[in-house]
Context: one part of a larger RNA
RNA sequence: CGUAGGAAUUUUGAGGGCUCUUGUCCCUAGUACGAGAGGAUUGGGAUGAACGUACCCCUGGUGUUCCAGUUGUCCUAACAAGGGCACCGCUGGGUAGCUAUGUACGGUCGGGAUAAACGCUGAAAGCAUCUAAGCGUGAAGCUCAGCCCAAGAUCAGAAUUCCCCGUGAGGAACGUUGUAGACUACGACGUUGAUAGGCUGGAAGUGUAAGGUCAGCAAUGAUUUAAGCGUACCAGUACUAACCCUCCCCUGGA
Repeated sequence: CGUAGGAAUUUUGAGGGCUCUUGUCCCUAGUACGAGAGGAUUGGGAUGAACGUACCCCUGGUGUUCCAGUUGUCCUAACAAGGGCACCGCUGGGUAGCUAUGUACGGUCGGGAUAAACGCUGAAAGCAUCUAAGCGUGAAGCUCAGCCCAAGAUCAGAAUUCCCCGUGAGGAACGUUGUAGACUACGACGUUGAUAGGCUGGAAGUGUAAGGUCAGCAAUGAUUUAAGCGUACCAGUACUAACCCUCCCCUGGA
């Protein structure tokens, strides 16, 4: 810009894309077959491999924004308590998120037309012949089926609702932002408000803080104390910031 008024939401599916793998074991059955050795077709079931998709409840990893221990040194006058630097100083754990080696699921079944192949009927050619007319069976392959995208599908589709000079449908911009994200886009929210931060409460985590008191000459231990701290998690709460002010389109459909 188009889809002959402007929008919002929900859709149909022309067309396109993706997937399509395979082993072992058990039963049928030690049956058919075979002198024996051996040993099925078929049908049913179980369990794997690799691959793919999604996810983080479990098992783990990471987690330089959480907690604790600890070495050297410097600083806060000293003690105590802390802070800086040393690869995050080192070490032990670890929330959210992200992850695989973790978890869940998938390839199925079935229909149609066929290939090679196997047939029926059957002449040319009184016979024969699957083929010349005609009719069947038949594959991991084709197609439908499964999943995803999809009306710029210019044959531009469909449904519902709303709007039209103000009670202005709707969009943009601006701001707070995240499940989104390079930017853009997309999603939530903007005081008729829980969108982010703060605060309050809780949880995961760490593992019993500081200060006291007691015991011990002391190092240290015990107790107050499952304490103290607590990032991304879960709620609540307008304290702070989304305030105010704006722009575009349309106006009954050639």
Predicted 3D model of a 254-nucleotide part of an RNA (large-subunit ribosomal RNA, domain VI) from a Planctomycetota bacterium. Model confidence (mean pLDDT): 84 of 100. The RNAcentral record of the full RNA draws on ENA.